[in-house]
Context: one part of a larger RNA
């Protein structure tokens, strides 16, 4: 891993509630005796328990009583009478109390054959190297210091095997040879050295050249057995069926925040009803929220006016005048607010009689679960008008919802699955192919594969609507022509001659027209060109605006990858109006269950579900009673027809070879896939 076994709400005794059974204003006996050969069963035993009265702390009173000096008062009671013993079944309490799991705490004892320190007694350490004091001889000296030469053999000295090793490096090893090695280098090796026997130090201890290091591969407190099933508001599992109902993920309070206790929402029981429930309909209310407004509290654009200030003239000083300086208050114009309102609502909430429609609601009591909520949509707060962010209110879907859409996709869209049907009609989306269903229809758009991803801003894309200029007295464009003179305006400047700047009431002239210049060009002229103009052509051309569909703006990280795919010019986008497809919806037909109504026969409405509440029943075992069955073949085992909504039952047939079934009751070690379960097997 897989397979088989074992594996988890138990028992007692107390309390409530319901169900049963006796008795009943009363019920019941405990310990303890008696009978009997015994389990047991019956009687005997009213001590006591509870109830038949309640008020008060209580003394007492008593249908009353306390309260108070006293209570017209107020509380709690009588006026309804039902209890009270047992089983049963539910919860709760206390007990380990559904089960499995700590880290730890305490207590007794066992550890120093590992290691730490210490004591006693022994044991080992090749070989080689430096050469301390001392002393000697010589020198030296006034003695001496010193000096040289020998002789000496010191050292936590020096190389290095043994030996040690507290491991510095690097390589292998990492389910190793090995729960710490091994190879190849390294380091100490007369010492604070190394080792042998024997001995002491014990866990709230010891030892520690001291790291929280060692005390037997365990050490911030050894191991072991007991307290002990410690204790766990945490994880984890908790084992057969069907039926009916069905939730919360919020509040308040919590050393409270992933726990809990009351409320709320679920269930189940009684009671209670045409009268208390909800929805329109109508009736009556109160509001300050969207808007909206500027009256008021602020903010905030220009303007006028005008206190005051501040510049500037004058002044000795006062005053006066001024001003494209600032400016309070008015005044008029354009704005803003959650903590502003002269208004101001849809909605929504509350009350209410009458009517529809509908099926709730209340009151008491037994059971619960739930306090982690997600995600859409509207409205608001944080936040960045950030998040699959947080965090209200509301409604919805998930949760606890299957089904069809939305390629796939708890939280979108559509739509709530009793069962069965190769029967039908629809919804959301959908009809060229994958793929059920229009290669349908009619009219328009789009040329970008736009569709099938995106802003600012940008662009003679193209559709529609309107507006406005010129224009057969010939427009636009294109081509042939001219575009001139004062004059090289004036200034400036080296030059400045239309075209560097600068100034100009930017002029006149001539004319069909022609600026003291639109651009290009020269050092400055020159020169090309433009505006205007004639001319040739002959019919529409220009601007701006409002809308539709497009273009461009547009780079990402494994692979076409931003249509599911293939393709598609409609199979794409708008409009209109038909047909089909599509879901566990709906309808047809049948069959079941639950509830209500009914005498019934029916009939009607209801059956999706986690925590959870509630009903019914299946199977295993072992026992009592009652009835079978079996060597003419019982349990078990392999098959299996059938039957039951299911759990399950199970004719027959085949092995097997000696037991063993139904009914009722009543009992419990009563259902296994999970628990890193436990124990065998493979």
């Nucleotide at each position: 891993g897989c397979c088989g076994g074992c594996g988890a709400g138990u028992u007692g005794c107390u309390a409530u509630a319901c169900g049963u059974u006796g008795c009943a204003a009363g019920g019941u006996u405990a310990a303890g005796g008696u009978g009997u050969a015994g389990a047991g069963c019956a009687c005997c035993g009213a001590a006591g328990c509870c109830g038949u009265a309640g008020g008060g702390a209580a003394a007492c009173c008593g249908a009353g009583u306390c309260u108070c000096a006293a209570a017209u008062g107020g509380g709690c009671g009588a006026u309804u009478u039902a209890g009270u013993a047992g089983c049963g079944u539910a919860u709760a309490g206390c007990a380990g109390a559904c089960c499995c799991g700590a880290a730890a705490c305490c207590g007794g004892g066992u550890g120093a054959c590992c290691u730490a320190u210490c004591c006693a007694u022994g044991g080992a350490c090749a070989g080689g190297u430096u050469g301390a004091a001392g002393c000697g001889a010589c020198g030296g000296u006034a003695a001496g210091a010193c000096g040289u030469c020998g002789u000496g053999g010191a050292g936590g000295a020096c190389c290095g095997a043994a030996c040690c090793a507290g491991a510095c490096g690097u390589a292998u090893g990492u389910u190793g040879a090995a729960a710490a090695a091994u190879g190849c280098g390294g380091g100490g090796a007369u010492g604070a050295g190394c080792u042998g026997u024997g001995g002491a130090u014990a866990g709230c201890g010891g030892a520690g050249a001291a790291a929280u290091u060692c005390c037997a591969a365990u050490c911030g407190a050894a191991c072991u057995c007991g307290g002990a099933g410690a204790u766990a508001g945490c994880u984890g599992g908790u084992u057969c069926u069907c039926c009916c109902c069905g939730a919360a993920a919020u509040a308040g309070c919590u050393u409270u925040a992933g726990g809990g206790c009351u409320a709320g929402c679920c269930u189940c029981g009684a009671u209670u009803a045409a009268a208390c429930g909800a929805u329109u309909a109508c009736c009556g209310g109160g509001g300050g929220u969207a808007g909206a407004g500027c009256a008021c509290u602020g903010a905030a654009u220009g303007g006028g006016c005008u206190a005051g200030g501040g510049g500037g003239c004058c002044a000795c000083a006062a005053a006066g005048c001024u001003u494209a300086c600032c400016g309070a208050a008015c005044c008029c114009u354009a704005u803003c607010a959650a903590a502003c309102u002269c208004c101001g609502a849809a909605u929504a909430c509350c009350g209410g009689a009458u009517a529809a429609u509908u099926a709730a609601g209340a009151u008491c009591g037994g059971g619960a679960g739930u306090c982690a909520g997600a995600c859409g949509g509207c409205g608001g707060g944080a936040g960045a008008u950030a998040a699959g962010u947080u965090u209200c209110g509301u409604c919805g879907u998930c949760a606890a919802a299957a089904g069809g859409g939305a390629a796939a996709c708890a939280g979108c869209c559509c739509a709530g699955a009793u069962c069965a049907a190769c029967g039908a009609c629809u919804a959301a989306g959908g009809u060229c192919c994958c793929a059920a269903a229009g290669u349908g229809g009619u009219g328009g758009u789009u040329a970008a594969g736009u569709g099938g991803g995106a802003a600012a801003g940008g662009a003679u894309g193209u559709g529609c609507a309107a507006u406005u200029g010129c224009a057969c007295a010939g427009a636009c464009a294109a081509c042939c022509a001219g575009g001139a003179u004062g004059u090289u305006g004036g200034c400036u400047c080296a030059g400045a001659a239309g075209c560097a700047g600068c100034c100009a009431c930017u002029c006149a002239u001539u004319c069909a027209a022609a600026g003291a210049g639109u651009g290009c060009g020269u050092a400055a002229u020159a020169g090309c060109u433009c505006a205007c103009u004639g001319g040739u052509c002959g019919a529409g051309u220009g601007a701006a605006u409002g809308u539709g569909c497009g273009c461009c703006g547009a780079a990402a990280a494994u692979g076409u990858a931003c249509c599911g795919g293939g393709g598609c010019u409609a199979a794409a986008c708008c409009a209109c109006a038909c047909a089909c497809c599509g879901a566990a919806g709906u309808c047809u037909u049948g069959g079941g269950a639950u509830u209500g109504c009914g005498u019934a026969a029916g009939c009607a409405a209801u059956c999706g579900g986690u925590a959870g509440g509630g009903g019914a029943g299946c199977a295993a075992c072992g026992a009592a009673u009652a009835c079978g069955g079996g060597c003419u073949g019982a349990a078990g085992c392999g098959g299996a027809a059938u039957c039951g909504u299911g759990a399950g039952a199970g004719a027959c047939c085949g092995u097997g070879g000696a037991c063993u079934g139904u009914a009722u009751u009543g009992g419990a070690g009563a259902g296994a896939g999970a628990a890193u379960g436990c124990c065998g097997g493979c």
Notes:
Model confidence (mean pLDDT): 84 of 100. A computed fold for a 682-nucleotide part of an RNA from a Synergistales bacterium, annotated as large-subunit ribosomal RNA, domain II. RNAcentral holds the full RNA, with entries from ENA.